[in-house]
């Protein structure tokens, strides 16, 4: 710095109390076994490979490599701009984090 970020995909094994980024607040998840690490398997399609297509973009197909993921919308709210008459969790943005080139 650009995309993206409501989809999608889990078993075992060691481990022993914690986890959901970090502050507060809610709400969950956990000895029927949290973190962390391995192992296997899945999903995805960001690099990538293939074929059209085209003048550098597009579409369609794949999955060996490389990464990432595999409870809860980034679990949700907060400050700060815009909007909005309230309620049924879900208006936009910008910050902050993730991820990947």
């Nucleotide at each position: 710095u650009u995309a993206u970020c409501a989809a999608g995909a889990a078993a075992g094994g060691u481990g022993g109390a914690g986890g959901g980024a970090g502050u507060a607040g809610a709400c969950c998840c956990g000895u029927u076994g949290a973190a962390a690490c391995c192992u296997u398997a899945g999903c995805a399609a960001c690099c990538c490979u293939u074929u059209a297509u085209u003048c550098c973009u597009u579409a369609a197909a794949g999955a060996a490599g490389g990464u990432g993921c595999u409870a809860c919308a980034u679990u949700c709210u907060a400050u700060c701009c815009c909007u909005g008459u309230u309620u049924u969790u879900u208006g936009g943005g910008a910050c902050a984090g993730a991820u990947a080139a």

Overview
A computed fold for a 101-nucleotide RNA from uncultured Muriicola sp., annotated as SAM riboswitch aptamer (S box leader). NCBI's taxonomy places the organism under Bacteria, Bacteroidota, Flavobacteriales, Flavobacteriaceae, Muriicola. Of the family's consensus pairs, 84% are formed in the model. Rfam family: SAM riboswitch aptamer (S box leader). Rfam links the family to the GO term regulation of gene expression. The RNAcentral record of the sequence draws on MGnify. Model confidence (mean pLDDT): 78 of 100.